[in-house]
RNA sequence: CAAUAGAGGCGCGAGUGACAGGGUACCUUUUUGCGUGGGACAGGCACCGGAAAGCAGAAAGGGAAGGGGUCGCCCGCCGAAAGGAUAAGGUUCGCCUGCGCUUUAUCCUUGGUAACGUCGUGUAAACGGCGGUACUGUCAUGUUUUGAUACAUGGAGCGCUAUUGGU
Numbered sequence: 001c002a003a004u005a006g007a008g009g010c011g012c013g014a015g016u017g018a019c020a021g022g023g024u025a026c027c028u029u030u031u032u033g034c035g036u037g038g039g040a041c042a043g044g045c046a047c048c049g050g051a052a053a054g055c056a057g058a059a060a061g062g063g064a065a066g067g068g069g070u071c072g073c074c075c076g077c078c079g080a081a082a083g084g085a086u087a088a089g090g091u092u093c094g095c096c097u098g099c100g101c102u103u104u105a106u107c108c109u110u111g112g113u114a115a116c117g118u119c120g121u122g123u124a125a126a127c128g129g130c131g132g133u134a135c136u137g138u139c140a141u142g143u144u145u146u147g148a149u150a151c152a153u154g155g156a157g158c159g160c161u162a163u164u165g166g167u
Stems, first nucleotide, its partner, number of pairs: 001165006009078001011077003015073005026062009036052001037048002041098005081110011111136004116131006138155006
């Protein structure tokens, strides 16, 4: 240096089930407004329409599902994975642009967990980034011990351990 195999622990992710969260979409009735209108979320252009048959709002009643989340199970794993930036692509309109969502590639950051603080995402539940703290794994250095070890400081997963091979 390479290959293979491993370790960390409230460890990581996919799938699936349950649950929580969310009263929205939509439906019915009543009512109000507008010479008004019509689209996946927004805007522009184009197009259609000139009608109470339309659209929008409010109140009452009814009322989902998906996405997202947590936990369990299970599978795959131990840069597991997460976050950010850039580029290219996809995403219910006739076309264009943007937001959002999403895929791929490259680069950067983060050892892991927990509660807290803060910022952000989200309707919420909750989650993510950052910060110091605590715990924890690991290596280096120093002190300590006969030794096992313990303590202190520092580092980062591009790390650490084992085996094999190469130089």